RNA sequence: UUGAGGAUCGCGGGAGAGACCGGCCCCGGGCCGGCACCGAAGGGGAAAGGCGCGCCAGCCGUGCUGGGCGCCGAAGCUCUCAGGUCAAAGGACCGCGAUCCAGAG
Numbered sequence: 001u002u003g004a005g006g007a008u009c010g011c012g013g014g015a016g017a018g019a020c021c022g023g024c025c026c027c028g029g030g031c032c033g034g035c036a037c038c039g040a041a042g043g044g045g046a047a048a049g050g051c052g053c054g055c056c057a058g059c060c061g062u063g064c065u066g067g068g069c070g071c072c073g074a075a076g077c078u079c080u081c082a083g084g085u086c087a088a089a090g091g092a093c094c095g096c097g098a099u100c101c102a103g104a105g
Base pairs, nucleotide, nucleotide: 005101006100007099008098009097010096011095012094013093018035020034021033022032023031024030025029036085037084038083042081043079044078045077049072050071051070052069053068055067056066057065058064059063
């Protein structure tokens, strides 16, 4: 017990990239196909490092070092599956507030 943190909700801010081409439809728009793009819903990947090995080699000691294999281990990095490329909606993240959880700042 003021506060830091976490969860949920509400309000506010919030980038990037074709208003592309073709077809269809119930025609503010929606769907399908094609090419070109974006990364900040979501999702995949894994560096340093750590752990293990009944594997290999060396040291010369009951372990150590090096290699190999396996596992753990981030992101505003990367991939571009998903999503997106007028507006609307959404949107990582941030601010304010409320409720709750913990019990410390």
A computed fold for a 105-nucleotide RNA, annotated as Glycine riboswitch aptamer. Rfam family: Glycine riboswitch aptamer. Rfam's curators write: This family represents the bacterial glycine riboswitch. Its mean pLDDT, the model's own confidence on a scale to 100, is 80. Of the family's consensus pairs, 91% are formed in the model.